Model confidence (mean pLDDT): 82 of 100. This is a predicted structure of a 71-nucleotide RNA (transfer RNA) from archaeon CG06_land_8_20_14_3_00_37_11. Its Rfam family is "tRNA". Rfam links the family to the GO term triplet codon-amino acid adaptor activity. By type it is a transfer RNA. The RNAcentral record of the sequence draws on ENA.
RNA sequence: GCACCGGUGGUGUAGUGGUAGCAUUUUAGCCUUCCAAGCUGACGACUCGGGUUCAAAUCCCGACCGGUGCA
Numbered sequence: 001g002c003a004c005c006g007g008u009g010g011u012g013u014a015g016u017g018g019u020a021g022c023a024u025u026u027u028a029g030c031c032u033u034c035c036a037a038g039c040u041g042a043c044g045a046c047u048c049g050g051g052u053u054c055a056a057a058u059c060c061c062g063a064c065c066g067g068u069g070c071a
Base pairs, nucleotide, nucleotide: 001070002069003068004067005066006065007064010024011023012022013021018054026042027041028040029039030038047063048062049061050060051059
């Protein structure tokens, strides 16, 4: 330099145009003599800019970052 893949709560991950989910962490409550385990609830996210669309995490273009391969 070229090609491909990826970027979603603190962390990991799902989501092929129509309610952003799950696990874990944190936290509140329940339970327990206490702790652990268990149960219920809460908080917390779509890398950035533009375009298409009634509607974009999703499709298109560009930028940035990361990974893999080739040179």